Predicted 3D model of a 114-nucleotide RNA (SAM riboswitch aptamer (S box leader)) from Shiella aurantiaca.

[in-house]
């Protein structure tokens, strides 16, 4: 970097450095020099793997020590190709085009592959 499954409306800040853009892309909000982003500690939040326990398997719980993860906004909102139904305008065997709503796509995390 690539597939697969599973999650994403809850949850959780401080302190020290650094010093200009940051919120994955667009467009829109936001945050920021009263110092964001990021990086270090040090706390915490959640429980995806692992470990232990609930006598054993499974399933499901409980812990929270280890590996990861998170601690501004619903994944900040809304979209990007696509599909399905409704509704409405065109023209008209039959399409085509908006709007919504609902999957899917996209992003982001873990887990297994590769």
């Nucleotide at each position: 970097g690539a597939u697969u499954u599973a999650u994403a409306a809850a949850g959780a800040a401080g302190u020290g450095c650094u010093g200009a853009g940051a919120g994955a892309c667009a467009g829109g909000c936001u945050c920021u020099a009263u110092g964001a982003c990021g990086c270090a500690c040090u706390a915490g939040c959640a429980a995806c793997c692992u470990c232990u326990c609930u006598a054993c398997a499974a399933a499901a719980g409980a812990c929270a020590a280890g590996g990861u993860g998170c601690u501004a906004a619903u994944u900040c909102c809304u979209g990007a190709u696509c599909c399905a139904a409704a509704a409405c305008c065109a023209a008209u065997a039959u399409u085509g085009g908006u709007u919504u709503u609902g999957g899917g796509a996209a992003u982001a995390u873990a887990a297994a592959u590769u």
Rfam family: SAM riboswitch aptamer (S box leader). Rfam describes the family as follows. The SAM riboswitch is found upstream of a number of genes which code for proteins involved in methionine or cysteine biosynthesis in Gram-positive bacteria.